RNA sequence: UGCGGGGUGGAGCAGUUGGUAGCUCGCCGGGCUCAUAACCCGGAGGUCGUAGGUUCGAGUCCUACCCCCGCUACCA
Numbered sequence: 001u002g003c004g005g006g007g008u009g010g011a012g013c014a015g016u017u018g019g020u021a022g023c024u025c026g027c028c029g030g031g032c033u034c035a036u037a038a039c040c041c042g043g044a045g046g047u048c049g050u051a052g053g054u055u056c057g058a059g060u061c062c063u064a065c066c067c068c069c070g071c072u073a074c075c076a
Base pairs, nucleotide, nucleotide: 002071003070004069005068006067007066010025011024012023013022019056027043028042029041030040031039049065050064051063052062053061
């Protein structure tokens, strides 16, 4: 320099043909237990990387930019 993959609750990840944003773990409260773990019930927590565009409607499609990972190229 170019190419490819990725960015979604605290962590790790899904999200189908554009049509109500979910799962596991964690966190908080309760139950069970002598008690802890496990198990059961409930709850909080997301401007979906940023800014625009298309659309009745965008996590999803288009454009630019930012960040992370891999490959490649250049310099030495």
Transfer RNA from an uncultured Planctomycetota bacterium, 76 nucleotides, folded computationally. The prediction has a mean pLDDT of 83. Its Rfam family is "tRNA". It is annotated as a transfer RNA. About the family: Transfer RNA (tRNA) molecules are approximately 80 nucleotides in length.